Model confidence (mean pLDDT): 77 of 100.
Two RNAs folded together computationally: RNase P RNA and transfer RNA, 454 nucleotides in total.

């Protein structure tokens, strides 16, 4: 220059009317009010206002309820080895394994000599192996050929055929015997925390695959989900309780009705536990139906310095960042920025990726025009 | 918002790791003067990529659709 690898990061900006939601200041007018305020309605300042993915809802928390989340079976789930972390199936290094000249990428990577189970078609055989074709030896036969018996080099089937080269030897062969190697088990130095790695001994020769098939080990794992849950008012009606001869009064609890079961928290079952008959559950039928908490301050962003290869971790200082409930985040102008047609090279015209909170948070997954920034390898030419 | 279910010829279905099979519809044909029923024959599907295995409708991971529940 040209090809390509990894990492990070924006993802329209400025400004000017209008208009929506939260949050706070102010003011006017109605109400209450124990005179200190308070509560609703307009008005007006000032501030805040979608994402990297807010998406799927695929892991892990954290927060609520039910035993404090108990025991055991029984189900799920993870799977090289050290750390990271509130936790993970995430992330980071290193090992192994297989791609790639490389820079890198890619792997549900425990165990198949614990057991069980499967391996279609084709092939002679598919897991204590096995003999079609061939080779060899006996017999029978004129002969072509049969017939027994060896054998497993060679050819043949298949995703896979029970070591692999060369030699010994043999009738023809074969780890039957020997050298080399490749793997398997035992072992012994050494270097690493550790997966594992490099350097030797020894053995018997060889023991196939598949666990995202039961199943074996280690581990870890209680269920429900913000419509969890909890406070407050409060019409009729129903229950308790206490006063009262009664009417009827006070107080408390229930939250639409009816009908049917019954012990119920506790997902399957055993123990254990705890509450219980105004309670749980099941079905139908009606309605859409108060306010308030939760709820937005956090495993919280941002700079700096320290530890560490890194994930990430300590310390100092700063900032205060939507909270809606039919559900706000928006339009219009004007100028600039991309990108795409035209052009008379002055401009004119269209257009702006994905997508959009709803209890929070940490990954992972998927969409996603268009741009930056960095660090590396490969090639080719130049100094 | 949170949770859960399903996807196979045009439709309505079987298939639990070895050639994806049946009804109905559709096309051709046979029977009939002609139709209709019947025979026969033929066409047609695993939502999508990826991965595990020799070998996936089926195993396992992501993704599209499409459907139901909870106060």
């Nucleotide at each position: 220059c040209g090809a390509g690898c990894c990492a990070g990061c924006c993802g329209g900006g400025u400004g000017a009317u209008c208009g929506c939601g939260g949050c706070u200041c102010g003011g006017a007018u109605c109400g209450c009010u124990u005179c200190g305020g308070u509560g609703a309605u307009c008005c007006g300042g000032g501030u805040c206002g979608a994402g990297g993915a807010a998406a799927g809802u695929c892991c892990g928390g954290a927060c609520u309820c039910c035993a404090c989340a108990g025991g055991g079976c029984a189900g799920g789930g993870u799977g090289g080895u050290g750390g990271g972390u509130a936790a993970c199936g995430c992330c980071c290094a290193c090992c192994c394994g297989g791609g790639g000249u490389g820079a890198c990428c890619c792997g549900c990577g425990g165990g198949a000599a614990a057991g069980u189970g499967c391996c279609a078609c084709a092939g002679a055989g598919a897991a204590c192996a096995g003999a079609c074709c061939g080779c060899c030896g006996u017999g029978a036969g004129c002969a072509a050929u049969c017939a027994c018996g060896g054998u497993a080099a060679g050819g043949g089937u298949g995703a896979a055929a029970c070591g692999g080269u060369g030699g010994u030897g043999u009738a023809a062969g074969a780890g039957a015997c020997c050298a080399c190697c490749a793997g398997c088990g035992c072992u012994g130095c050494a270097g690493g925390u550790g997966a594992c790695u490099g350097c030797g001994g020894c053995g018997g020769c060889u023991c196939g695959g598949u666990a995202a098939a039961c199943c074996c080990c280690a581990c870890c794992c209680g269920g429900a989900g913000c419509a969890a849950g909890g406070u407050c008012a409060g019409a009729a009606g129903g229950g308790c309780u206490g006063g009262g001869c009664a009417a009827c009064c006070a107080g408390c609890c229930u939250g639409c009705g009816c009908a049917g079961g019954u012990g119920a928290g506790c997902g399957g079952c055993c123990c254990g536990c705890u509450c219980g008959a105004u309670g749980c559950c099941u079905g139908c039928g009606g309605g859409u139906a108060g306010a308030c908490c939760g709820c937005a301050c956090c495993a919280g962003g941002c700079u700096g310095c320290c530890g560490g290869c890194a994930a990430c971790g300590g310390c100092a200082g700063u900032c205060g960042c939507a909270g809606a409930u039919g559900g706000a985040u928006g339009a219009u102008c004007a100028c600039c920025g991309g990108c795409c047609a035209g052009u008379u090279c002055g401009c004119u015209g269209g257009u702006c990726a994905c997508a959009g909170a709803a209890u929070c948070c940490g990954g992972c997954u998927u969409a996603c025009a268009g741009g930056c920034u960095g660090g590396c390898u490969c090639g080719u030419c130049c100094c | 918002u949170c949770c859960c279910c399903g996807g196979u010829c045009g439709u309505c279905u079987a298939g639990u790791g070895g050639c994806a099979g049946g009804a109905c519809a559709g096309c051709g044909g046979a029977c009939u003067u002609u139709g209709a029923a019947u025979c026969c024959g033929u066409c047609a599907a695993c939502g999508g990529a990826g991965g595990u295995u020799c070998g996936a409708c089926c195993c396992c991971u992501c993704c599209c659709c499409g459907g139901g529940g909870a106060g």
It holds a member of the Rfam family "Bacterial RNase P class A". Rfam classes the family as a ribozyme.